[in-house]
RNA sequence: CAGGUUGACCAGAGGAUCGUGAGAGCCCUGUGAUCGCAAGAUUACUAUCGCCCUCGAGGAAAGUCCGCGCUCCACAGGGCAGGCUGCCGGGUAACUCCCGGGGCGGGGAUUCUACGGAAGAACCUGCCAGAUCGGGCCACAGAAACAAACCGCCCGACUGCACCCUCUACUCCUGAACAAGGAGAUGGAAGAUUGCAGUUAGGGUCAGGGUGAAAAGGUGGUGUAAGAGACCACCGGCGUCUGCAGUAAUGCAGCGGCCAGGCAACCCUCAGCCGGAGCAAGGUCAAGCAGGGAUGAAAGCUGCCUUCGGACAGCGGGAAGCGGCUCGUUUUCUUUUGAGUCCCGGGUAGACCGCUUGAGCGUAUCGGCAACGAUUCGCCUAGAUAGAUGAUUCUCCUUUCAAACGCCGUGCCGCGUGUGAACGUGUGCAUACCCAUUUGAUUGACAGAACGCGGCUUAUCGGUUGACCUGGCGC
Numbered sequence: 001c002a003g004g005u006u007g008a009c010c011a012g013a014g015g016a017u018c019g020u021g022a023g024a025g026c027c028c029u030g031u032g033a034u035c036g037c038a039a040g041a042u043u044a045c046u047a048u049c050g051c052c053c054u055c056g057a058g059g060a061a062a063g064u065c066c067g068c069g070c071u072c073c074a075c076a077g078g079g080c081a082g083g084c085u086g087c088c089g090g091g092u093a094a095c096u097c098c099c100g101g102g103g104c105g106g107g108g109a110u111u112c113u114a115c116g117g118a119a120g121a122a123c124c125u126g127c128c129a130g131a132u133c134g135g136g137c138c139a140c141a142g143a144a145a146c147a148a149a150c151c152g153c154c155c156g157a158c159u160g161c162a163c164c165c166u167c168u169a170c171u172c173c174u175g176a177a178c179a180a181g182g183a184g185a186u187g188g189a190a191g192a193u194u195g196c197a198g199u200u201a202g203g204g205u206c207a208g209g210g211u212g213a214a215a216a217g218g219u220g221g222u223g224u225a226a227g228a229g230a231c232c233a234c235c236g237g238c239g240u241c242u243g244c245a246g247u248a249a250u251g252c253a254g255c256g257g258c259c260a261g262g263c264a265a266c267c268c269u270c271a272g273c274c275g276g277a278g279c280a281a282g283g284u285c286a287a288g289c290a291g292g293g294a295u296g297a298a299a300g301c302u303g304c305c306u307u308c309g310g311a312c313a314g315c316g317g318g319a320a321g322c323g324g325c326u327c328g329u330u331u332u333c334u335u336u337u338g339a340g341u342c343c344c345g346g347g348u349a350g351a352c353c354g355c356u357u358g359a360g361c362g363u364a365u366c367g368g369c370a371a372c373g374a375u376u377c378g379c380c381u382a383g384a385u386a387g388a389u390g391a392u393u394c395u396c397c398u399u400u401c402a403a404a405c406g407c408c409g410u411g412c413c414g415c416g417u418g419u420g421a422a423c424g425u426g427u428g429c430a431u432a433c434c435c436a437u438u439u440g441a442u443u444g445a446c447a448g449a450a451c452g453c454g455g456c457u458u459a460u461c462g463g464u465u466g467a468c469c470u471g472g473c474g475c
Stems, first nucleotide, its partner, number of pairs: 001471010012396007020056004025051002030045006058446001062457002065455005070278004077327004082274005087101005102128006110119003129269002134267002136263003150209002152205004156200007164191001166189004170184005217235006236259002238256002241254005282353004291344005300315004305310001316334006360379003364375004397444001400441005406435001409431004413426005
């Protein structure tokens, strides 16, 4: 310098004129207390109009996907059902988040290439409890998808052919011969071996071929009738196995023929965790009204008192208690003066609080690979309630386009220095491109708090700045 990545911060700036929400202070007025005979003084609260000071949307305020703070329900207990999470170790108030690691992958500038592809930095990114608890599913194709035989290979059986041997017929030869022998590639018959071919409801085989996402791990050999981890070498997978390293996930080595899967965002199993609802939560003040109907708790038992009518207490029974069921528990009602629930109808919608000082922000130091933590010093930065932070204008900045121009720059030319790459210089030429200046037009990302905080996800014009990797140049 170029290319590839990644982190942090900012999110147009300034002025003028008007207009806005909150808070603090001051001021009219009023109330209370104390002192004082009174006038008055002090102090607390209120504090209109007004004056003045300070502050006033975001990195995502969006999505509402998670986790909490806070509030209420009974004092939030137990169980079942249900739900959430799921490699290891850390961080955190907590988390499905963040940091650092492990395993299996994907992308990636670039390099090599036989042009098929191979390797691959920083960095980005997906998944990861269990299939040996049990159940279930794997369409179609295929013989077969937890097991079998479609084609094929081998053995056997049957049939045919060939060869061989034997017998016989025939032909020829030797021979005197109807003896005997020899030859024949001719015909017939039987038999054994071998070879070839065909057939098969036999047996063996899964190596080869075919189907498929996947067919008893792959390559090479030994062996076999033909085959096969049957055996062997190497590779791959698996192992609560052994050793070493590591906190661990795991890694490396050894040993072992152990070797047929996949799906659990199918049911399921294991481990850990989980009350519910939510600021329209909830609370205070003021104001106002009108109720009606339905339903509704078993039989009873015990104790004590009694004026012998009954009263009281307990058990039993009903109801309510903020996801479902249940146990327990609290409150309440119960011999009808009845709790609660349901239906119909009426009144209220006002003011104030909650409401912003926080697991807050920033600097420095220390610890940690980091996330983060501790200490020190400093800061206070919206709190609205039809819902504020705006309107107009000027200057600058920003985006894009056009024109003119040439002070900087850039290219060319001349001169000088230098081995050279280059450097210096000039009233030089050009400005086509870049660039600078002027003018005009145009442009300003995504986007608006509503109880708060920590994350994740999504949208997004540009500016400043740090770090990492690769390549080149110079020192």

About this RNA
A computed fold for a 475-nucleotide RNA from an Anaerolineaceae bacterium, annotated as Bacterial RNase P class A. Its Rfam family is "Bacterial RNase P class A". By type it is a ribozyme. Gene Ontology terms of the family: tRNA processing, dimeric ribonuclease P complex and ribonuclease P activity. Its mean pLDDT, the model's own confidence on a scale to 100, is 76.